[in-house]
RNA sequence: UUCGAUAAUGGCAAAGUCGGGGAAACCCGGCGACGCAAAGCCAUGGGUCUAAAGCUGCCUCCGCAGCCAUGAUCGCCAGGCCGCCGAAA
Numbered sequence: 001u002u003c004g005a006u007a008a009u010g011g012c013a014a015a016g017u018c019g020g021g022g023a024a025a026c027c028c029g030g031c032g033a034c035g036c037a038a039a040g041c042c043a044u045g046g047g048u049c050u051a052a053a054g055c056u057g058c059c060u061c062c063g064c065a066g067c068c069a070u071g072a073u074c075g076c077c078a079g080g081c082c083g084c085c086g087a088a089a
C1' cells in the first nucleotide's frame, strides 16, 4: 500500500420485547441476535422518514387539509477523520 480466504483477541447489535424520553420520525437503557471488517466517529452533498412551531387554504367556532427542517437517520449512498487482527506485496 492492497485485500478480508482461514484463524485469534475481541467489538457492534436488526426484528421482537420491557422500561424511560419525544408531538412524531426516532433516541437511551435491559433482554435478544438478523446481520456487520469500520454496523467506529462527523448530517458535508444526495436520498429517505417525521411535521411540533411557522405559512397557506377551508371553516362561524371547534377543527381539518396542504406546504415546510430548524427535527431524525452514518445498519441508504457518496465524501471526510481515526482505528484492531490477519494475509499478500
Base pairs, nucleotide, nucleotide: 001088002087003086004085011036012035016031017030018029019028020027021026034075040081041080042079044078045077046076047073048072049071054067055066056065057064058063

The RNA shown here (c-di-GMP-I-GGC riboswitch aptamer) has 89 nucleotides and comes from an Anaerolineae bacterium. NCBI's taxonomy places the organism under Bacteria, Bacillati, Chloroflexota, Anaerolineae. Its mean pLDDT, the model's own confidence on a scale to 100, is 85. The sequence was found by an Rfam model in a public genome assembly. It matches the Rfam family "c-di-GMP-I-GGC riboswitch aptamer". On this family, see Smith et al., Biochemistry 2012: "Structural and biochemical characterization of linear dinucleotide analogues bound to the c-di-GMP-I aptamer".